[in-house]
RNA sequence: GCGCACAUAGCUCAGCGGUCAGAGCACCCGGCCUCCAAAUCCGGGAGUACGAAGGUUCAACUCCUUCUGUGCGUU
Numbered sequence: 001g002c003g004c005a006c007a008u009a010g011c012u013c014a015g016c017g018g019u020c021a022g023a024g025c026a027c028c029c030g031g032c033c034u035c036c037a038a039a040u041c042c043g044g045g046a047g048u049a050c051g052a053a054g055g056u057u058c059a060a061c062u063c064c065u066u067c068u069g070u071g072c073g074u075u
C1' cells in the first nucleotide's frame, strides 16, 4: 500500500429496516442470614450508550459512501 472484520451503558455482549434500544457483570436501595458486617441468595432501582459526517427510505443501531480508531491477513 491492498483486502477483510469490528466500533452500542463503567466492562462483556445482543439487537441486521418498524414504533419505549435490551441483557449479564459492576453500581445503589431493601430483604434473608448474622452478635455485627461481608459474601451468597431474593426483590427493586438508576444508568448523559449506537465512533463522525453525508446519502437512501414514510421510517436507519441496522442499508450505501467517505472519514476516524482498533484488530487480522497479505506483497
Base pairs, nucleotide, nucleotide: 001074002073003072004071005070006069007068010025011024012023013022018058027045028044029043030042031041051067052066053065054064055063

The RNA shown here (transfer RNA) has 75 nucleotides and comes from a sheep gut metagenome.
It matches the Rfam family "tRNA". Rfam classes the family as a transfer RNA.